Predicted 3D model of a 73-nucleotide RNA (transfer RNA) from an uncultured Bacilli bacterium. It matches the Rfam family "tRNA". It is annotated as a transfer RNA. It was read from a public genome assembly. Its mean pLDDT, the model's own confidence on a scale to 100, is 80.

[in-house]
RNA sequence: CCGCCCUUAGCUCAGCUGGCAGAGCAACUGACUCUUAAUCAGUGGGUCUAGAGUUCGAUUCUCUAAGGGCGGA
Numbered sequence: 001c002c003g004c005c006c007u008u009a010g011c012u013c014a015g016c017u018g019g020c021a022g023a024g025c026a027a028c029u030g031a032c033u034c035u036u037a038a039u040c041a042g043u044g045g046g047u048c049u050a051g052a053g054u055u056c057g058a059u060u061c062u063c064u065a066a067g068g069g070c071g072g073a
Base pairs, nucleotide, nucleotide: 001072002071003070004069005068006067007066010025011024012023013022019056027043028042029041030040031039049065050064051063052062053061
């Protein structure tokens, strides 16, 4: 320098053909327990990396940029 992939909750990741953003773990609260752990029930937590475009509507499609990874030269 060229090509490809990834970026979504504190962490690991889903999210189909554009239509109300989710799961597990973690955290918090309650029950249980002498206490803790375990178990059970519940609650909160998001500028979907940034900007622009298309669209009635974008995590999803297009372009540009940033960060990370892989390959080639």